Predicted 3D model of an 89-nucleotide RNA (c-di-GMP-I riboswitch aptamer) from a Gammaproteobacteria bacterium. The coordinates come from a structure-prediction model, not an experiment, and the mean pLDDT is 83. It was read from a public genome assembly, where an Rfam model found it. Rfam family: c-di-GMP-I riboswitch aptamer. Rfam links the family to the GO term cyclic-di-GMP binding.
[in-house]
């Protein structure tokens, strides 16, 4: 340095739930808690998914409701990009 990893060892990480906090929600932090995870580590750059504030539509007009709509999210959907432990060739 280029593969590979089904077990083992040292060690990570933490699903669903409850409980504060931020958020319109989606979802995120933090704590207890383990479903799993060999990148379950960083990155929204493609494709999917989720939610729908602002703004639009709809109304003579306001306001709800609906319907569009991401500049919001999901990296523990998948692809790619970057970086790393451990064994083991």
């Nucleotide at each position: 340095g280029u593969g590979g990893a089904u077990u083992a060892a040292a060690g990570g990480c933490a699903a669903a739930g409850c409980c504060g906090c931020c958020g319109a929600a989606a979802g995120g932090c933090g704590g207890c808690g383990a479903c799993g995870c060999a990148a379950a580590g960083u990155c929204a750059c493609c494709g999917g998914c989720c939610u729908a504030a602002a703004g639009g539509g709809c109304u003579a007009g306001a306001a709800g409701a609906c319907c569009c709509a991401a500049a919001g999210g999901u990296a523990g959907c998948g692809g790619g990009a970057c970086u790393g432990c451990u064994c083991g060739a």